Model confidence (mean pLDDT): 83 of 100. This is a predicted structure of a 91-nucleotide RNA (c-di-GMP-I riboswitch aptamer) from Firmicutes bacterium UBA7523. Of the family's consensus pairs, 95% are formed in the model. Lineage of the source: Bacteria > Bacillati > Bacillota.
[in-house]
RNA sequence: GUCAUAUAGGGGCAAACCUGUCUAAAGGCGGGGACGCAAAGCUACAGGCCUACGGUCAGACUUUUUUGAUCAGGGCGGCUGGGCUGCCAUU
Numbered sequence: 001g002u003c004a005u006a007u008a009g010g011g012g013c014a015a016a017c018c019u020g021u022c023u024a025a026a027g028g029c030g031g032g033g034a035c036g037c038a039a040a041g042c043u044a045c046a047g048g049c050c051u052a053c054g055g056u057c058a059g060a061c062u063u064u065u066u067u068g069a070u071c072a073g074g075g076c077g078g079c080u081g082g083g084c085u086g087c088c089a090u091u
Stems, first nucleotide, its partner, number of pairs: 004091001012037002017032006035078001041084003045081003048076003054071007
């Protein structure tokens, strides 16, 4: 220096839920709160999953509209893999 991680110390992050806010929604951000996490740090490259403002198609209705299907260009890093980075001690 690199890899692995049983144990210790100092710590770190923060699920559900409540609340404010942005958004068509999924979801994001702030506050409270802890289910858990040795990368639950960063990254949407691959797979997977979520949503459908809008587009397209079809049906119903017949003033209008409405219902369903389908498509990320939207999203999820606490779904998996990949990439990058990282604290401390012992072996």